Small-subunit ribosomal RNA, central domain from an uncultured prokaryote, 348 nucleotides, folded computationally.

[in-house]
Context: one part of a larger RNA
């Protein structure tokens, strides 16, 4: 150097962008680095083969073979590289449409909870398995009107939509990213992947300043219980919300890396397009998603099956018995919490 693997057994980085690198469509020409073939060199000794000489052997000695890889030179030009040229199928741009909880900012709305004010009204309310703590004659609960404030947006709602992932759901306006689709025109391989790097990244947590209705770690009380540092109940602070800055992790899951091509069918659904008529809640075809079955094939089985875990290719990441351990030490990052990188002894 070489193997086998990564849905569930160990193993796909949480997700993008992208540097180096790797890899790369089609046509003709050149080149000759890789590649193909050949020639020469590759001292002697040694190794190997066949002999010979010391009584044998070690040892010495004759001949032969071998000398890949390597160096130099020559031939070839299919493939790869390189050079210059052309192409349009990959990729992209322009133009017309379409759908959407994609993102950001500002404003607006109604239902509900809570609190406060006022009216009515009187003895309970609340809560549970049952209770009690708690609230209430200083007038509660209930009910009607008004006010304040914060947070979340019922129905619509759908294995529906959008987004790279995390995620996104009231309405309106503005700013803004992407996708799909149609017919032309243009660029002409500009592509794919991506070590480092860089950006985004739920919840919790941290810093500063606001905000605080409901909920609610911690905490307090009441129950339950042998006990009850719990489950149940009454309260309740951080937090949850906003702005700015950190953190950088999750069962960040489809436990399935990204891209491309190919490989029976059937049934739904979302967004476009084409076409047909009997113009309809219509049929057929096609395309981009999103679901359910199912053949071949694959799989240890379960299952997957055009959204592959099938058949192949390109590139990256990762795994290599269990525990010790995602720990120690060291480094880097962080305000901290900690994150990341990551062993060994020992043991089975």
């Nucleotide at each position: 150097c070489u193997g086998g693997g990564c849905g569930u057994a160990a193993a796909c980085c949480g997700c993008g962008c992208g540097u180096a690198g790797g890899c790369g469509g089609c046509c003709a020409g050149g080149u000759a680095a890789g590649u193909u073939g050949g020639a020469u060199g590759g001292a002697a000794a040694g190794c190997c083969c066949c002999g010979g000489g010391c009584u044998c052997a070690a040892c010495c000695u004759g001949g032969g073979a071998a000398c890949u890889g390597c160096a130099u030179c020559c031939c070839a030009a299919a493939c790869u590289u390189c050079c210059a040229g052309a192409c349009u199928g990959g990729a992209g741009u322009a133009c017309g449409g379409u759908a959407g909880a994609g993102g950001g900012u500002a404003g607006u709305g109604g239902a509900a909870u809570u609190u406060c004010c006022u009216g009515u009204g009187u003895a309970g309310c609340g809560g549970u398995g049952a209770a009690a703590u708690g609230c209430g004659u200083a007038g509660a609960u209930a009910u009607a009107g008004g006010a304040a404030g914060g947070a979340a947006c019922a129905c619509c709602a759908g294995u529906g939509g959008c987004g790279a992932a995390g995620g996104c759901g009231a309405c309106u306006a503005c700013c803004u990213g992407g996708a799909c689709u149609g017919a032309u025109a243009c660029u002409g391989a500009c592509a794919c992947u991506g070590a480092g790097g860089u950006g985004c990244g739920a919840a919790a947590g941290c810093g500063u300043g606001g905000g605080g209705a409901g909920c609610a770690a911690a905490c307090a009380g009441g129950a339950u219980u042998a006990g009850a540092u719990a489950c149940c109940c009454u309260g309740g602070u951080a937090g949850u919300c906003c702005a700015c800055g950190c953190c950088g992790u999750a069962a960040a899951c489809g436990a399935u890396g990204u891209c491309u091509a190919c490989u029976a069918g059937c049934c739904g659904u979302u967004g476009g397009g084409a076409u047909c008529c009997u113009u309809g809640a219509g049929g057929u075809c096609u395309u981009a998603g999103u679901g359910g079955c199912g053949c071949a094939g694959c799989u240890a089985a379960c299952g997957c099956a055009a959204u592959a875990a099938g058949u192949a290719g390109a590139c990256c990441g990762c795994c290599u018995g269990g525990g010790g351990a995602g720990u120690a030490c060291g480094g880097u990052c962080g305000c901290a919490a900690g994150a990341u990188u990551a062993a060994a002894a020992c043991u089975c």